[in-house]
RNA sequence: AUAAAGAGUAGAGGUUGCGUCAAUCAUAAGUAACCUGCAGGAUGUUUUCAGGAAUAGGUGAAUGCAGGGGAAAGGGUGAGAUGCCGAAGGAAUAUAUUUCCUGAAGAAUAUAUUCUUGGGCAUAUGAUUAAUAAUCAUAUGACUGUCAUCAUUAUGAUGGAGUGCUACCUAAUGU
Numbered sequence: 001a002u003a004a005a006g007a008g009u010a011g012a013g014g015u016u017g018c019g020u021c022a023a024u025c026a027u028a029a030g031u032a033a034c035c036u037g038c039a040g041g042a043u044g045u046u047u048u049c050a051g052g053a054a055u056a057g058g059u060g061a062a063u064g065c066a067g068g069g070g071a072a073a074g075g076g077u078g079a080g081a082u083g084c085c086g087a088a089g090g091a092a093u094a095u096a097u098u099u100c101c102u103g104a105a106g107a108a109u110a111u112a113u114u115c116u117u118g119g120g121c122a123u124a125u126g127a128u129u130a131a132u133a134a135u136c137a138u139a140u141g142a143c144u145g146u147c148a149u150c151a152u153u154a155u156g157a158u159g160g161a162g163u164g165c166u167a168c169c170u171a172a173u174g175u
Stems, first nucleotide, its partner, number of pairs: 001175003006169001008168004014085001017084005025076001034068006043056004047105006088117012118144002121141007146160006
C1' cells in the first nucleotide's frame, strides 16, 4: 500500500418511496334500531355448531307487504404533523388477552420464532368487504434504482437480490 471479517458510521432509489396520527369530505343509506297498520300463528336474540344460561314472546315470536322514522361502526379520502430507507408488507407456528359460560372453530389485538418480497404502477384471478372503493396474495407486462457479465461508445442485452448497493472507518491475518 492492498485484500479483508465487522447487522460498524453516513447515504441513495421515489414528487404516487414506506409507515403512524389525522382536520375535512363522501360512502355505508333512505340501510339498521324504534313506532304503526294488514297478513301470519310459536318461536326469536346473544359470531358458527353442540350443550347451558340469560332475555323477549297469544297483552302475538319468526316471516312478508305498506307507512312513519332515521343513525353509527369498520373500511375509504387525506389539508396538516411526524418517524424513517427491511423503510414496511405477507405466510406459518407458539403463547397471552377479548368475544354471555363450557368444548371445537372463526374473528380481533399483542409478543416471539422461522420463511419470504429491491420499489412503485397497470391488467387478470382469488380472498375480504355494503362496494365495481380500498387492502392482501399470485401471475403477466412494461418502467425504475442497484450490482455482475457480455457487447457498445454513452447506449443496449442477459441475469441476481436489500444482512443488498455506494462512500468512509477498521483488528487479527495474507500478499

Predicted 3D model of a 175-nucleotide RNA (Lysine riboswitch aptamer). It matches the Rfam family "Lysine riboswitch aptamer". Rfam's curators write: Riboswitches are metabolite binding domains within certain messenger RNAs that serve as precision sensors for their corresponding targets. It was read from a public genome assembly, where an Rfam model found it. The coordinates come from a structure-prediction model, not an experiment, and the mean pLDDT is 80.